Predicted 3D model of a 350-nucleotide part of an RNA (small-subunit ribosomal RNA, central domain) from a metagenome. The full RNA is in RNAcentral, with records from SILVA.
Context: one part of a larger RNA
RNA sequence: CUGGGCGUAAAGGGUGUGUAGGUGGCUUUGCAAGCCAGGUGUGAAAUCUCACUGCUCAGCGGUGAAACUGCAUUUGGAACUGCAAGACUAGAGUGCAGGAGGGGAAAGCGGAAUUCUUGGUGUAGCGGUGGAAUGCGUUGAUAUCAGGAAGAACACCGGUGGCGAAGGCGGCUUUCUGGAAUGCUACUGACACUGAAACACGAAAGUUGGGGGAGCAAACAGGAUUAGAUACCCUGGUAGUCCCAACCGUAAACGGUGUGAACUUGGUGUGGGGGGAUUUGACCCCCCCCGUGCCGGAGCUAACGCGAUAAGUUCACCGCCUGGGGAGUACGGCCGCAAGGCUAAAACUC
Numbered sequence: 001c002u003g004g005g006c007g008u009a010a011a012g013g014g015u016g017u018g019u020a021g022g023u024g025g026c027u028u029u030g031c032a033a034g035c036c037a038g039g040u041g042u043g044a045a046a047u048c049u050c051a052c053u054g055c056u057c058a059g060c061g062g063u064g065a066a067a068c069u070g071c072a073u074u075u076g077g078a079a080c081u082g083c084a085a086g087a088c089u090a091g092a093g094u095g096c097a098g099g100a101g102g103g104g105a106a107a108g109c110g111g112a113a114u115u116c117u118u119g120g121u122g123u124a125g126c127g128g129u130g131g132a133a134u135g136c137g138u139u140g141a142u143a144u145c146a147g148g149a150a151g152a153a154c155a156c157c158g159g160u161g162g163c164g165a166a167g168g169c170g171g172c173u174u175u176c177u178g179g180a181a182u183g184c185u186a187c188u189g190a191c192a193c194u195g196a197a198a199c200a201c202g203a204a205a206g207u208u209g210g211g212g213g214a215g216c217a218a219a220c221a222g223g224a225u226u227a228g229a230u231a232c233c234c235u236g237g238u239a240g241u242c243c244c245a246a247c248c249g250u251a252a253a254c255g256g257u258g259u260g261a262a263c264u265u266g267g268u269g270u271g272g273g274g275g276g277a278u279u280u281g282a283c284c285c286c287c288c289c290c291g292u293g294c295c296g297g298a299g300c301u302a303a304c305g306c307g308a309u310a311a312g313u314u315c316a317c318c319g320c321c322u323g324g325g326g327a328g329u330a331c332g333g334c335c336g337c338a339a340g341g342c343u344a345a346a347a348c349u350c
Base pairs, nucleotide, nucleotide: 003322004321005320006319007304008303012318014201015200016199017198021194022193023192025088027086028085029084030083031082033081034080035077036076037075038074039073040072041071042070049065050064051063052062053061054060091191092188093187094186095184096183097182103177104176105175106174107173108172109171110154114150115149116148117147118146119145120144121143125136126135162169163168206247207246208245209244210243211242215241216240220236221235222234223233258317259316260315261314262313263312266295267294268293269292270291271290272289273288274287275286276285299306300305323350324349325348332343333342334341335340
């Protein structure tokens, strides 16, 4: 390299948009670049193969044939690919209708709880633990009632329920806004799929500047435990957690399963839409489409398991793997304020 692979053995890019490239529905006509058939020319000799033959055999040699799978040119063919022209609607998209949704952004509002604070009642404890102590409290705590302030998160509903490309999204209202599904088939007429680069988004932590700071809480301090205890437990507590602007670009970013399309026995739930049937009844029953769970057949799998949401049977395109360690490291380059990220070896060793 070919090949074989990528749920768990090495291996699916964190996710999307999309350029080049690769691939691409149905029908008609033409061209003939690819493709197919025939002819002609050429494809030196030697070598290889076959036949005959010369050295007593063989190695080696001689004669002839075949071959040289190629190239050029020419005559035809038109199924497939391609190119050109025209046509179609099953892919894709647009339109219209009524619904579903924690999809996104901004503004406003709400109650419970917590802490603090003011005042009242009230008195000696509170708190914490396996047991304690540090800590708080006669300058009146804890408890309890009333008023006030602040910040953060939204109990119940809540559900293998919903939405989103992924990360993720949950109090209520309003405004702006994206997408998907269903139904009608009115319109466009292959406009499609994938996608190296590129660009955008991307939890938490972290960084810069400015705010904010109730609770929680790395670091830190103290008390315990212990042989020790730089921990687990307790009392405190700063960054941070929150908001605005800008970085970072990583995660067990997981379904450890790339995207799109087609096909292949079933059962049972659930979310959305539609149709039928029904006393026109929220139910129930039957059917269709889309989503989301469980069980299971064939098949697949090393097994576990997967099983129409495939890890089954196929196609198109991308990414990735190639023994363990060294190492996701060094060097170089690019990016970053930094932390670091991306790309990515070798010696050596087993």